A computed fold for an 85-nucleotide RNA from Desulforamulus aquiferis, annotated as c-di-GMP-I-GGC riboswitch aptamer. Rfam family: c-di-GMP-I-GGC riboswitch aptamer. For this family Rfam cites "Bioinformatic analysis of riboswitch structures uncovers variant classes with altered ligand specificity" (Weinberg et al., Proc Natl Acad Sci U S A, 2017). Of the family's consensus pairs, 90% are formed in the model. It was read from a public genome assembly, where an Rfam model found it. The coordinates come from a structure-prediction model, not an experiment, and the mean pLDDT is 85. Lineage of the source: Bacteria > Bacillota > Clostridia > Eubacteriales > Desulforamulus.

RNA sequence: UUUUUUAAAGGCAAACUUUCCGAAAGGAGAGGACGCAAAACCACGGGCCUAAAGGAGAAAUCCGAUGGCGGCCGGGUUGCCUUAG
Repeated sequence: UUUUUUAAAGGCAAACUUUCCGAAAGGAGAGGACGCAAAACCACGGGCCUAAAGGAGAAAUCCGAUGGCGGCCGGGUUGCCUUAG
C1' cells in the first nucleotide's frame, strides 16, 4: 500500500410518530433504530420522484426542472479502529 476478517470505542440513522418549511416530491428539528466503513462530501453520467412557473386542451388531462432523491448504480474528493495474509 492492497485484499480480507474479528473485537472494541466512537459516528450515522430506515420505517414509524411529531413540529416546522414546501404546490408537491422532499427537506430541517425532536423521538425512534431497519440497517451502514464511507449511510462522509460533490447532482458530473445514468436512473428515479414531483409538476410550480409556463405551454396545450372545451374539459378530463397531458407536456414541462430552473425543484428533489447520494439509504438506486457508476464516477470524483476525503477518510476512523483492528485480526490475518